[in-house]
Molecule: small-subunit ribosomal RNA
Organism: Candidatus Tagabacteria bacterium CG10_big_fil_rev_8_21_14_0_10_40_13
RNA sequence: UUAUUGAGAGUUUGAUCCUGGCUCAGGAUGAACGCUGGCGGCGUGGAUUAGGCAUGCAAGUCAAGGGGGUCCGCAGCAAUGCGGGCAGCCGGCGAACGGGGUAGUAACACGUACAUUACGUGCCUCCAACACGGGCAUAACUCUGGGAAACCAGGGCUAAUUCCCGAUAGUUCUCGUAAGAGUAAAGGUGCCCUUUUGGGUUUCCGGUUGGAGAUCGGUGUGCGGGCUAUCAGCUUGUUGGUAGGGUAAAGGCCUACCAAGGCGAUGACGGCUAGGGGAGGUGAGAGCCUGUCCCCCACCAAUGGCACUGCGACACGGGCCAUACACCUACGGGUGGCAGCAGUCGAGAAUCUUCCACAAUGGGCGAAAGCCUGAUGGAGCGACGCCGCGUGACCGACGAAGUUCUUCGGAAUGUAAAGGUCUUUUCUGAAGGAAAAACGCAAGUGAUAUUACUUCAGGAAUAAGGGGUUGCUAAACUCGUGCCAGCAGCCGCGGUAAUACGAGUGCCCCGAGCGUUAUCCGGAAUCACUGGGCGUAAAGGGUGUGUAGGGGGUAAUGUUAGUCUUGCUUUAAAUUCUUUUGCUUAACAAAGGAACUGGGCAGGAAACGGCAUUACUUAGAGGAUGCGAGAGGUUAAUGGAACUCUGGGUGUAGGGGUGAAAUCCGUUGAUAUCCAGGGGAACACCAAAAGCGAAGGCAAUUAACUGGCGCAGUCCUGACCCUGAAACACGAAAGCGUGGGUAGCGAAAGGGAUUAGAUACCCCUGUAGUCCACGCCCUAAACGAUGUUCUCUAGCUUUUCGGAGUAUCGACCCUCUGGGAGGCGAAGCUAACGCGUUAAGAGAACCGCCUGGGAAUUACGACCGCAAGGUUAAAACUCAAAGGAAUAGACGGGGACUUGCACAAGCGGUGGAUCAUGCGGUUUAAUUCGAUGAUGAACGAAGAACCUCACCAGGGCUUGACAUUCUGAUGAAAUCUCGCAGAAACGCGGGACUUCUCACAAGGACAUCAGAACAGGCGCUGCAUGGCUGUCGUCAGUUCGUGGUUUGAAUUGUUCCCUUAAGUGGGGUAACGAACGCAACCCUCGUGCUGUGUUACAAGUAUCACAGCAGACUGCCCUCACAUGGGGGAGGAAGGUGAGGAUGACGCCAAGUCAGCAUGGCCCUUUGAUGCCCUGGGCAACACGCAUGAUACAAUGGCCGGUACAAUGAGUCGCAAAGCCGCGAGGUGAAGCUAAUCUCAUCAAAACCGGUCCCAGUUCGGAUUGGAGUCUGCAACUCGACUCCAUGAAGUCGGAAUCGCUAGUAAUCGCGGGUCAGCUAUACCGCGGUGAAUACGUUCUCAAGUCUUGUACUCACCGCCCGUCACGUCAAGGAAGCCGGGAGUACCCGAAAACUGCCUUUUUGGUGGUCUACGGUAAGCUUGGUAACAGGGACGAAGUCGUAACAAGGCACGGCUAGGGGAACCUG
Repeated sequence: UUAUUGAGAGUUUGAUCCUGGCUCAGGAUGAACGCUGGCGGCGUGGAUUAGGCAUGCAAGUCAAGGGGGUCCGCAGCAAUGCGGGCAGCCGGCGAACGGGGUAGUAACACGUACAUUACGUGCCUCCAACACGGGCAUAACUCUGGGAAACCAGGGCUAAUUCCCGAUAGUUCUCGUAAGAGUAAAGGUGCCCUUUUGGGUUUCCGGUUGGAGAUCGGUGUGCGGGCUAUCAGCUUGUUGGUAGGGUAAAGGCCUACCAAGGCGAUGACGGCUAGGGGAGGUGAGAGCCUGUCCCCCACCAAUGGCACUGCGACACGGGCCAUACACCUACGGGUGGCAGCAGUCGAGAAUCUUCCACAAUGGGCGAAAGCCUGAUGGAGCGACGCCGCGUGACCGACGAAGUUCUUCGGAAUGUAAAGGUCUUUUCUGAAGGAAAAACGCAAGUGAUAUUACUUCAGGAAUAAGGGGUUGCUAAACUCGUGCCAGCAGCCGCGGUAAUACGAGUGCCCCGAGCGUUAUCCGGAAUCACUGGGCGUAAAGGGUGUGUAGGGGGUAAUGUUAGUCUUGCUUUAAAUUCUUUUGCUUAACAAAGGAACUGGGCAGGAAACGGCAUUACUUAGAGGAUGCGAGAGGUUAAUGGAACUCUGGGUGUAGGGGUGAAAUCCGUUGAUAUCCAGGGGAACACCAAAAGCGAAGGCAAUUAACUGGCGCAGUCCUGACCCUGAAACACGAAAGCGUGGGUAGCGAAAGGGAUUAGAUACCCCUGUAGUCCACGCCCUAAACGAUGUUCUCUAGCUUUUCGGAGUAUCGACCCUCUGGGAGGCGAAGCUAACGCGUUAAGAGAACCGCCUGGGAAUUACGACCGCAAGGUUAAAACUCAAAGGAAUAGACGGGGACUUGCACAAGCGGUGGAUCAUGCGGUUUAAUUCGAUGAUGAACGAAGAACCUCACCAGGGCUUGACAUUCUGAUGAAAUCUCGCAGAAACGCGGGACUUCUCACAAGGACAUCAGAACAGGCGCUGCAUGGCUGUCGUCAGUUCGUGGUUUGAAUUGUUCCCUUAAGUGGGGUAACGAACGCAACCCUCGUGCUGUGUUACAAGUAUCACAGCAGACUGCCCUCACAUGGGGGAGGAAGGUGAGGAUGACGCCAAGUCAGCAUGGCCCUUUGAUGCCCUGGGCAACACGCAUGAUACAAUGGCCGGUACAAUGAGUCGCAAAGCCGCGAGGUGAAGCUAAUCUCAUCAAAACCGGUCCCAGUUCGGAUUGGAGUCUGCAACUCGACUCCAUGAAGUCGGAAUCGCUAGUAAUCGCGGGUCAGCUAUACCGCGGUGAAUACGUUCUCAAGUCUUGUACUCACCGCCCGUCACGUCAAGGAAGCCGGGAGUACCCGAAAACUGCCUUUUUGGUGGUCUACGGUAAGCUUGGUAACAGGGACGAAGUCGUAACAAGGCACGGCUAGGGGAACCUG
């Protein structure tokens, strides 16, 4: 206060915040494409090749200007006259309008506002005056001739509103100061008279001259609006003047002469692009983009040039010339110009009918009737757009059918359909039927139009699709497919359970349309005026001086181009907004208003700003005076230490160097040491977070010269200031040129090492260089990654240079104050990190710079440079990110702390031998399968001869070896037995038995057969799963609620200190509590007590068994600390968790298992199985390799004899005693035992005692083999165990490496059990006997935990990632050359026209000159296309070589520069 008005989302990450790009949702279009398509109204439709065009039409008209031809009618004999029609001619007007297109044009072309005293204007209006006399031609026509044609030439006749001459005009026109001079015309119609020739009149139409008006134009000027500086200088008619020419008109517009100017960073000149405006699209607006339809202006008319006529043209449907193209031709010559309306071809993604009419509106001519009008009015085609309508309405089931889904119950499609009732917009048919309309004397006249509209009839009858359905984004299920086919706007889907592909069904959105593509605006504050930024994300110039420009102190006066205000004028109409109105509504249209907001003129104001003048000095700035600090600069001289070289002395075998070495130096005497001398470079200590300088940078001392700075108090000038494109100067190191110099160091180079290699890191040498003088180069991570100047906004503290006060004799100290350099911090800012009076805070001024990553610190061009190269600086293409800060993890050849049989200290082993077992490999018909670093390998398997069994060969079965249900048949079937064939299964046949309920039957149970559903699968997927398990790890961790912090992810708690085995406890603490873990609760063992008890035992209890209770808690003492807790001690069976077990947090490894079981999905199964049965074989193979074990190698032992001492367990399908037999395995025998009773089992073995062996391949060791047996079992061949006799292998303690164990442990000794007919058990699970050593300690290895640090990792270091090379694709740049385009220059030629000279038949012709288009020649410039070839770039599931970067990335990395190298890179 008139307006009521601004929306976001996806995508970088493990997650977060930010920066930043990409993408989407909206609107629009002269559109195109795909699918689909009922009607009407209003609009709109060749955007590309200003490419070529057949055919028709688009500009004529006037008989009232004129002559004549021909035809018809009338009159007339005819001549002829009158009237009418048609065609052409002279003449007039028109043809310069209307219509089309947008090629050119960056310009006074356009827009806007002015100017024209520098201009024109036919037709129209008004005013004034006039219109008299005469004359020469010519077309038509006719004759002749030429030509194919177009057409032309010649002779002859004729008219006019054609043309010419004279008169008049004496001025108002033109020239001229004036005087003066000069210039015009046309008639016709009507009417009347006249009968002719004609005359009169002036109704009307004209004519001439002048003036005025109106209209339309010409010309000039201010201002405004594209890109490009990788276009920086342009210009000779150029800039001005004088004179002339020319024009309607000023003017270099043109010519001659004179002068040397003119334009430009406020962008000239050049290049590219483009018609401009009103307006249109979008947007909240500011803006950005566009110029189709409609209106205004400009320009063009096949291309280029030129003039003529005319009021007007340098003329779309006129002319001349040239050129290209096309057509005709008799080859001589001609003709043509659709960017008018239709139409055609071409090109293209793409754009209409060869329609009707002049009825309306308008235009031309005419006095008029009228004629002409592809302007226009209409219709047609196209969903191309906008708008409107319809494709039916109501009722109709606990809801048909079909289809889809399903948890199988049902759900959805769905009141949808069917069916019933009704309506008729639309459609079809019939009838009626406009306005638009005025003109014309009248008659009469409608393209649209069989229209709109009205009425009647018929009948739901004629009418629905497209896109989507993972998120953004409204809407989901099933099947198919299996990283295939495909989708996709972005992120992204698809590798066997896809809501993302394809289909079906449902649903969502819009609807005669719906999608896609292209383009524009928006979202995008992503070019930021409104409205952004630059420490680290892109971005401050390396630094200063300073020109233009921009900005600027206090006060006064004047003025007013900025600013504010008032009035007038303009800003065409349409458009927009708004109020009404008209088409049934709307779109559309009409009327009124507003707005567009700008420009111009006039008046007013003077705060701010500008300009001019004056004044001020305090505050800006500068100067003077005094004092002061300093590695500020330049030049010269001087000095000591170190180093190196030379000479000499002493001295002897090494030195040097490294992780370790070697190259190297040294007996010709090094290194070491002393003396003397030479040389070059750099300046220890002072020295600092210090100081100075604009930056780079500057360090011994002294001197000379010199720049800047600070402080103090007074004086002086009086805004002199700030910033700063351009320009200029300076500018580390490296590098370049010339000349010197060269001790040390040291790119390159050589050598030695290291290494897989080592063009490196390490070592030995070493050239340029480093140094000096002069001249270049001009770049750095030139960094505070922070431009300069001014003002303001808490402090504390350190340091440096001044001053003042106080104090003191003085200095120090203390206080205040100014300048510089640091640290920490209020407010504030920041994405965070951080900054914070030295700002990255709050403001002002100016400059520089940024706009996704890569390509690219690049290409091309330009400038600079001796070169190296520097400065400036793109695009194609490609990606959806790139990036900043912070967070949690993980990791580190980062750090700190802590723990663990992790190392160390010990004991015993493995790795060597033989054997056993398992695995790999190989073999095989098969050697079934799984497990594979730790976390597979004496594991699944606590028992493979058949079975097991899953494998192989062969033989068989097919509703099946097994389950449930249904139908039919049979009444048995099963079982037992016999026979045949067979390896068996199976098959065939015979016999025995032939059931229960009910009983008459039927039915049922049961069984067989046939059929149907189905069974079955150790087939696949452990990456679809459940369950169970391994591992980190019995490690001490893992979390939550509330609260606090943070924009947030997150964090705090859980960090810190002490302590613990422990996130155990205590203290502290923005945390307080809690949960899962730890501990405890449970079991076993150890002590005691109580109770009970048997088969022990003679009783009753010591033992024993069972049950319960007590006991241990740092409770007590000392001590360290004074709070937990640690150390020591006492008592006690046990002492600080007493020992052992069970118990395994959140999670990790898509760890293991579909073959233990269960289970989703897939697969096999219909005479031929992945199912089932059977026989035999295999799982047991054997050149090898690995793992786990057993037994050994011996004397701490073997063997023989003797003597002792356990515990856990098991047993009726069993354990089995005594006795007897056998050397023995075992046999026989049978008592006892369902177990504190009996048996295994006298239960042991190591041990102990005695003997022997005497260090050997043995009286060690027992493998292997031969023979003889025993036992189990249908069956020991493949392939069992055991016994006896005989045999007697390797092996003498085990390389590199590696394992277990901290106490009743290791070691060692035997015993039991499960599985099991038997056993390949040396395995596994338990039991007891004997019974040690060592631990200083945490440097190292491994593992773990906590805190911290770095990170470019997060699939988390088995990570990430760089470059060469090889292959393929793509785009761009370079390039010998080839082919075009453009703008000019020089010269040659020179049409038509114009101007002009001469000649001339006097009408133009001839012939010259000037000028020019086109064309040609030449050398360049510029811009494209193409290209051998060479180089780089980008991209591309699994290529090669290395490992550069990210952790200290294994040599910290990086910037500039130079050299080198397959490459990343290395070195200075």